Two RNAs folded together computationally: RNase P RNA and transfer RNA, 463 nucleotides in total.

RNA sequence: GGAGUGGGCUGGGCAAUUGCUCGUUGUUACGGUGAUCGUGUUCGCACGAAAUAACUGGUGGUGAUGAGAGGAAAGUCCGGGCUCCAUAGGGUAAGGUGCCAGGUAACGCCUGGGAGGCGCAAGCCUACGGAAAGUGCCACAGAAAAUAUACCGCCAUUUUGCCUGCUUCGGCGGCAAAGAGGUAAGGGUGAAAAGGUGUGGUAAGAGCGCACCGCACGGGUGGCAACACGUCGUGGCAGGGUAAACCCCACCUGGAGCAAGACCAAAUAGGACCCCUAAGGCGUGACCCGCGCUGGGGUCGGGUAGGUUGCUUGAGGCGUUUGGUGACAAACGCUCUAGAUAAAUAAUUGUCCUCGACAGAACCCGGCUUAUAGGCCAACUCCGCUU
RNA sequence: GCCGGAAUAGCUCAGUCGGUAGAGCAGCUCAUUCGUAAUGAGAAGGUCGUAGGUUCGAUUCCUAUUUCCGGCACCA
Numbered sequence: 001g002g003a004g005u006g007g008g009c010u011g012g013g014c015a016a017u018u019g020c021u022c023g024u025u026g027u028u029a030c031g032g033u034g035a036u037c038g039u040g041u042u043c044g045c046a047c048g049a050a051a052u053a054a055c056u057g058g059u060g061g062u063g064a065u066g067a068g069a070g071g072a073a074a075g076u077c078c079g080g081g082c083u084c085c086a087u088a089g090g091g092u093a094a095g096g097u098g099c100c101a102g103g104u105a106a107c108g109c110c111u112g113g114g115a116g117g118c119g120c121a122a123g124c125c126u127a128c129g130g131a132a133a134g135u136g137c138c139a140c141a142g143a144a145a146a147u148a149u150a151c152c153g154c155c156a157u158u159u160u161g162c163c164u165g166c167u168u169c170g171g172c173g174g175c176a177a178a179g180a181g182g183u184a185a186g187g188g189u190g191a192a193a194a195g196g197u198g199u200g201g202u203a204a205g206a207g208c209g210c211a212c213c214g215c216a217c218g219g220g221u222g223g224c225a226a227c228a229c230g231u232c233g234u235g236g237c238a239g240g241g242u243a244a245a246c247c248c249c250a251c252c253u254g255g256a257g258c259a260a261g262a263c264c265a266a267a268u269a270g271g272a273c274c275c276c277u278a279a280g281g282c283g284u285g286a287c288c289c290g291c292g293c294u295g296g297g298g299u300c301g302g303g304u305a306g307g308u309u310g311c312u313u314g315a316g317g318c319g320u321u322u323g324g325u326g327a328c329a330a331a332c333g334c335u336c337u338a339g340a341u342a343a344a345u346a347a348u349u350g351u352c353c354u355c356g357a358c359a360g361a362a363c364c365c366g367g368c369u370u371a372u373a374g375g376c377c378a379a380c381u382c383c384g385c386u387u
Numbered sequence: 388g389c390c391g392g393a394a395u396a397g398c399u400c401a402g403u404c405g406g407u408a409g410a411g412c413a414g415c416u417c418a419u420u421c422g423u424a425a426u427g428a429g430a431a432g433g434u435c436g437u438a439g440g441u442u443c444g445a446u447u448c449c450u451a452u453u454u455c456c457g458g459c460a461c462c463a
Base pairs, nucleotide, nucleotide: 001383002382003381004380005379007377008376009375010374012352013351014350015349016348017347018346020068021067022066023065024064025063026062027061028060029059030058031056032055033054035052036049037048038047039046040045070358074369075368077367078366079365080364081363082257083256084255085254089289090288091287092286094253095252096251097250098249099113100112101111102110103109114128115126116125117124118123129248130247134246135245136242137241138240151187152186153183154182155181157179158178159177160176161175162174163173165172166171195213196212197211198210199209200208214237215235216234217233218232220229221228222227261309262308263307264306271300272299273298274297275296276295280294281293282292283291302462303461304460316335317334318333319332320331321330322329323328353356388459389458390457391456392455393454394453397412398411399410400409406443415429416428417427418426436452437451438450439449440448
């Protein structure tokens, strides 16, 4: 200097003016509480307020001050909190996860390790339990797609035929066809074909024997384990693929979701029809049992579509130290950072630059996935050159 | 906001334990007719929304993504 790998941070800046939402605080208006006073009185109380002391976390106006979208707020794909239904109970079904160990509130997430694959390397990827529990499927082609089998081929044997082959005349040899066999070396089919190479062996062949490689099982050593080592022994070696096919094994999961749930207010045609009826119905959104309640459910018609709460201090953030390879945990200190409801977080002007991507909270968190212009920071690998 | 469903020919829809995707209507060609319609015969038309993965092989199984559709409050 070039090429590359994984990671962290950021996501236009500054100024002025005008707006929006929320909190705090001041002031003011209207209320509320209530002292006091007046009038009436059935002596319980009711109604009222010219002035005055006080409280108010009720509402509105106005002033000051503070804060005001994201790394994904998104998809809603997982997990949890919270709320209601039994304090969430038992069984079946259904669904999910799937190498090992750890982290965590929990997870399908994360960390570390193993195995396999890719890359010269830094590094990256993996739905990675079981096909010897069982069932299914493997189109076409091919002999055969899984109890192995035999189309061409190879081999010996029997019979028949042919020979212008030989003969010691008994037969022998060659070729062809047929029959009943042996064989899996070779060819051919397919995505996939029943261990591979060599050698011996054989009529031809074959783990049929042997050597090496591979495989399975057992023992040993290391490791918490997955697994590794190949050191030892045994077995000629049996059974291809598919489980993102059913399934088996292990583990996990009760259902619904803030339009959950609680409270206040307003309003009505306080109805009609259908179904079930205590061995029932509903709560309860798979089914059965159990638990609770005792009338309930559905459709149509009718009414209101307003407010308060849930609501933001939380497995919160930042820093230091300690433990751990790490995810993370503990202790201490500091800190408070949107809470709207048709929905605020903006608009205009000036100016600067590299001219600004994806995109907008809606109960809250932890993840994953997807989208994303550009900029900054160190780290590591490979190649070239120079010293 | 929350929960569910769908995408296949121009249109409306079929297609399941994975093996070359079909029907009706429409359009095209031919026949029939003096001509048109109807009728009859024939052929064409599909990357099964998109992109990856599993598998020898995917409309089908899995994952991500895009577009469209549906449902929901309270009272009695």